[in-house]
Context: one part of a larger RNA
RNA sequence: AACGAACGCUGGCGGCAUGCUUAACACAUGCAAGUCGAACGGAUUUCCUUCGGGGGAUCAGUGGCGCACGGGUGAGUAACGCGUGGGAACCUGUCAUGGAGUGGGGAACAACCGCUGGAAGCGGCGGCUAAUACCGCAUGAGCCCUGAGGGGCAAAGGUCGAAAGGCCGCUUUGUGAGGGGCCCGCGUCCGAUUAGCUUGUUGGUGGGGUAAUGGCCUGCCAAGGCUGCGAUCGGUAGCUGGUCUGAGAGGAUGAUCAGCCACACUGGGACUGAGACACGGCCCAGACUCCUACGGGAGGCAGCAGUGGGGAAUAUUGGACAAUGGGCGCAAGCCUGAUCCAGCAAUGCCGCGUGAGUGAAGAAGGCCUUAGGGUUGUAAAGCUCUUUCGCCUGCGACGAUGAUGACGGUAGCAGGAGAAGAAGCCCCGGCUAAUUCCGUGCCAGCAGCCGCGGUAAUACGGAAGGGGCUAGCGUUGUUC
Numbered sequence: 001a002a003c004g005a006a007c008g009c010u011g012g013c014g015g016c017a018u019g020c021u022u023a024a025c026a027c028a029u030g031c032a033a034g035u036c037g038a039a040c041g042g043a044u045u046u047c048c049u050u051c052g053g054g055g056g057a058u059c060a061g062u063g064g065c066g067c068a069c070g071g072g073u074g075a076g077u078a079a080c081g082c083g084u085g086g087g088a089a090c091c092u093g094u095c096a097u098g099g100a101g102u103g104g105g106g107a108a109c110a111a112c113c114g115c116u117g118g119a120a121g122c123g124g125c126g127g128c129u130a131a132u133a134c135c136g137c138a139u140g141a142g143c144c145c146u147g148a149g150g151g152g153c154a155a156a157g158g159u160c161g162a163a164a165g166g167c168c169g170c171u172u173u174g175u176g177a178g179g180g181g182c183c184c185g186c187g188u189c190c191g192a193u194u195a196g197c198u199u200g201u202u203g204g205u206g207g208g209g210u211a212a213u214g215g216c217c218u219g220c221c222a223a224g225g226c227u228g229c230g231a232u233c234g235g236u237a238g239c240u241g242g243u244c245u246g247a248g249a250g251g252a253u254g255a256u257c258a259g260c261c262a263c264a265c266u267g268g269g270a271c272u273g274a275g276a277c278a279c280g281g282c283c284c285a286g287a288c289u290c291c292u293a294c295g296g297g298a299g300g301c302a303g304c305a306g307u308g309g310g311g312a313a314u315a316u317u318g319g320a321c322a323a324u325g326g327g328c329g330c331a332a333g334c335c336u337g338a339u340c341c342a343g344c345a346a347u348g349c350c351g352c353g354u355g356a357g358u359g360a361a362g363a364a365g366g367c368c369u370u371a372g373g374g375u376u377g378u379a380a381a382g383c384u385c386u387u388u389c390g391c392c393u394g395c396g397a398c399g400a401u402g403a404u405g406a407c408g409g410u411a412g413c414a415g416g417a418g419a420a421g422a423a424g425c426c427c428c429g430g431c432u433a434a435u436u437c438c439g440u441g442c443c444a445g446c447a448g449c450c451g452c453g454g455u456a457a458u459a460c461g462g463a464a465g466g467g468g469c470u471a472g473c474g475u476u477g478u479u480c
Stems, first nucleotide, its partner, number of pairs: 001479003005476005012352006018345002020310001025308003029305003034065003039062002042059007072263003081188007090180003095176008103137001105135002112127006142153004157168004189235003196226003201223008238260004242253004265286005288299004316342001318341003324338001325336004355385004365376004389421001391416005399407001424469005429450003435464005445452002
């Protein structure tokens, strides 16, 4: 000098930040991912009706997109994990920009209806039905494979309109941006009281697998590969931009913010998908908790709040989608504990205030005293003023671009009353700024080091005075 600090005493206001560093311990409750009727059939309800039907709202279902983002945590990881600089054998929904198409058919399954099982979670059987859901056929600019003869690969419609046509889609194929996967050089903690390690191991070849290279996997062949410039093993640890300190070199560190990585009760696995081996998806196993009619089921806060526990220690079961951003939707809009705000905490930084001027009978009181006086001390009182902040009353924003403001009657402005509501903490032997008296008597105690205390203690305790900092001041811890 610094801190995500804690503890003691004290505490007026505001702005901006920050706030489980410990048990990746266990979690009650609520919320944190939905949306689309301009893909589709239906149910309920309401309005209109020429009784044919039509319009609106709501609901579950089929279908599409999203749920791989955003948010959390740092357990693991000493590694191509990260940082930096390169590379070739790749993928990419949406987006941007081009090309070519969108012909003609079919069979189902939910919802629904009927029957039925179960305590529940949830099902079973039969029947009907739509689509931008599913499956053949056709076509092939193009793309893929090729032995260059050939072979293979698509699609979906909807909506507005009187119509023309527009808009939104669908299929296939280029290019681009952005994103992602992979490989390599260099750098990246401690221990030798860890010296040898390795058999898919190192390389080749045939194949498989992948979006893609590759022992990634497999058959065969060779016997290699790493290591004292520290392999292997053990310990510790997420990495970085940065942060703190320091004149610098360096040392320490990796909270908040930003980039990357890893994880999601523990271990394993794949499915779907452009993308996951998926925090609020699935399956299996395990531990734990809960429900049960004992047959069987349900769950995963390292999301936001909140609870118990641990701890020296860390906040509200708040408001709003108004802004920014995200998902879906043509849109209106809906959702969004992302976010923006508010609440709590002197946790930090910054700013302001707790009054100003005058006032000597140097009042009273306190303390000291050589008893003369000195000091507290212009300090107070008194007199004259001011009103920041706070309080009361009224007006009242920017943030929003035509509408829309949670914050918020907030910030701010005007007026009003009244010095009124607002000072403490540590220290005074030396280091180190600041001294006397009383009490105590190696006791009680102090202490960072040296050291004080055994009858005049500037070092203990109190008082008076003084010094330092100030809404803080000290102590402890840690780093330089």